[in-house]
Molecule: RNase P RNA; transfer RNA
Organism: Lachnospiraceae bacterium 45-W7
RNA sequence: UAAGUGGGGCAGAUAAUCGCGGCUGUAGGCGUCGAAAGACCGCAGUUGAGGAAAGUCCGGGCUUCACAGGGCAGGAUGCCGGUUAACAGCCGGUGGAGGCGACUCCAAGGACAGUGCAACAGAAAUAUACCGCUGCUUGCAGCCAGAUUUCUUGCGGAAUCUGGUCACAAACAGUAAGGGUGGAAGGGCAGCUUAAGAGACUACCGCCUGUCUGGCAACAGGCAGGGCACAUGUAAACCCCAUCCGAAGCAAGGCCGAACAGGAGCGUUGACGUUGCCCGCCAGCUUCAGGUAGGCCGCAGGAUCUGACUGGCGACAGGCAGACUAGAUAGAUGAUUAUCCACGACAUAACCCGGCUUACCGCCCCGCUUAUUUA
RNA sequence: CGGGGUAUGGCUCAGCUUGGCUAGAGCGCACGGCUGGGGGCCGUGAGGUCGCAGGUUCGAAUCCUGUUACCCCGA
Numbered sequence: 001u002a003a004g005u006g007g008g009g010c011a012g013a014u015a016a017u018c019g020c021g022g023c024u025g026u027a028g029g030c031g032u033c034g035a036a037a038g039a040c041c042g043c044a045g046u047u048g049a050g051g052a053a054a055g056u057c058c059g060g061g062c063u064u065c066a067c068a069g070g071g072c073a074g075g076a077u078g079c080c081g082g083u084u085a086a087c088a089g090c091c092g093g094u095g096g097a098g099g100c101g102a103c104u105c106c107a108a109g110g111a112c113a114g115u116g117c118a119a120c121a122g123a124a125a126u127a128u129a130c131c132g133c134u135g136c137u138u139g140c141a142g143c144c145a146g147a148u149u150u151c152u153u154g155c156g157g158a159a160u161c162u163g164g165u166c167a168c169a170a171a172c173a174g175u176a177a178g179g180g181u182g183g184a185a186g187g188g189c190a191g192c193u194u195a196a197g198a199g200a201c202u203a204c205c206g207c208c209u210g211u212c213u214g215g216c217a218a219c220a221g222g223c224a225g226g227g228c229a230c231a232u233g234u235a236a237a238c239c240c241c242a243u244c245c246g247a248a249g250c251a252a253g254g255c256c257g258a259a260c261a262g263g264a265g266c267g268u269u270g271a272c273g274u275u276g277c278c279c280g281c282c283a284g285c286u287u288c289a290g291g292u293a294g295g296c297c298g299c300a301g302g303a304u305c306u307g308a309c310u311g312g313c314g315a316c317a318g319g320c321a322g323a324c325u326a327g328a329u330a331g332a333u334g335a336u337u338a339u340c341c342a343c344g345a346c347a348u349a350a351c352c353c354g355g356c357u358u359a360c361c362g363c364c365c366c367g368c369u370u371a372u373u374u375a
Numbered sequence: 376c377g378g379g380g381u382a383u384g385g386c387u388c389a390g391c392u393u394g395g396c397u398a399g400a401g402c403g404c405a406c407g408g409c410u411g412g413g414g415g416c417c418g419u420g421a422g423g424u425c426g427c428a429g430g431u432u433c434g435a436a437u438c439c440u441g442u443u444a445c446c447c448c449g450a
Stems, first nucleotide, its partner, number of pairs: 001371010012340007020048007028041001031040003050346001054357002057355005062249004074245005079093005094108001095106004109240002114238002116234003130179002132175004137170003142165010187205002190202002206228001207226008253297004262288005269283002272280002304323004309318003341344001376449007385402004395433001404420006426442005
């Protein structure tokens, strides 16, 4: 310098004006409403979204309900150790995969508990014999050898029988080495053996079992044995094993509480039912419960943030100092102007927090790797 | 805030549970025939990579994960 890789940070800036939510103050040429407290309006000051506020995919706090303890069902997680309030997150390691490398990725328990499925092709898909190879039997023709009969003077020819050999065909048997099919064909490869073959046997590799060493462990390495039997794949098919999970969610939930309707009470209040009494009923007055409309709380001081320190490889933990940083309830952040630049992406809180995932114009900083060049 | 569903030719839907045969059906479209012509009927044909991306598997419309759009239900 080029290419790459890991981590961290920023997310237009400044000024002015107008507008909006929260909070505080208000002395407003006696602002409006109200008995008052206070509310509203105005004014002044101050403050006002994110790295993802998003998706709502996990986990927890908080709240109400349920609950002796345990189990079933259902769901989640799945190498080991740590971290944490907890997690499917994070950190460190193991194993595997990719990359020259820095580094990245992995839903990474179990297929000797059982069940299911594997189209097409292929002989056969968890069991088989299509081709091939081999053995034996039979058949057929040829050849060779021998014997017998017959023809011939003889050489020799013909027929029959026996034995051997090779080729072909058929039946039976052996074989899984080879061919072909398939994603997958009963460990791989080399040898020995064999009629041909085969873990049938032998070495190496793989697998399984036992044991030793190192490690908390996953696991790694060594030694001995088994000769391979249970041994294809699929558990993001059912399932088995281990661990975890009570349910619902701030419209949770708590407090106050009209109007109308309702219950109870009052008799020296009024009307009606007969003038009076009792009684009934309507009204009146007092009072009660429920908890609707509405209001307040929950609701912003928290597993909080910042700084340096200590312990730890790290996630993280600990104490110290400092800071307070939105809180709406139809829901606030926008617009205009000026200047500058790298010309501005994705996107707007609604109980809170820890993660994950997804979206994103670009810019800056640090570590590391590979290649080339120069010193 | 909580929960569920749908996406497959131009349109309306099957197929997904139990992964495998060329993803089917109706309407529509194109061409041909019957008719003097239209309608109608008959025949033939085109048109899909199953919303998108990744994974599991020998193999994915179907199973899993993420994501986009739309719809529905409850408090």